This is a predicted structure of a 77-nucleotide RNA (c-di-GMP-I-GGC riboswitch aptamer) from a soil metagenome. The RNAcentral record of the sequence draws on MGnify. Its mean pLDDT, the model's own confidence on a scale to 100, is 79.

RNA sequence: GAUAAAGCCAAACCCGGUGUGAAUCGGGGACGGAAAGCCACGGGUCUCCAGCAUGGAUUUGAGACAGCCGGGUUGCC
Numbered sequence: 001g002a003u004a005a006a007g008c009c010a011a012a013c014c015c016g017g018u019g020u021g022a023a024u025c026g027g028g029g030a031c032g033g034a035a036a037g038c039c040a041c042g043g044g045u046c047u048c049c050a051g052c053a054u055g056g057a058u059u060u061g062a063g064a065c066a067g068c069c070g071g072g073u074u075g076c077c
Base pairs, nucleotide, nucleotide: 001076008033009032013028014027015026016025017024018023031067037073038072039071041070042069043068044065045064046063047062048061050059
């Protein structure tokens, strides 16, 4: 350093699969990205179980999100 080069990743959406769910995997696709590589450490957002007559809220516990922010670590020129 993304208004450089060679490359890389892949949003929304669609199809198929997994999961109670948040979500995730594969294929197509390309909104974007200088780490849009990896890590759940802090914050944040979201989901589920349980506690109660119902509803709502809240709490505990267990999960999801790294393309929400911060942080750690590795990588190209």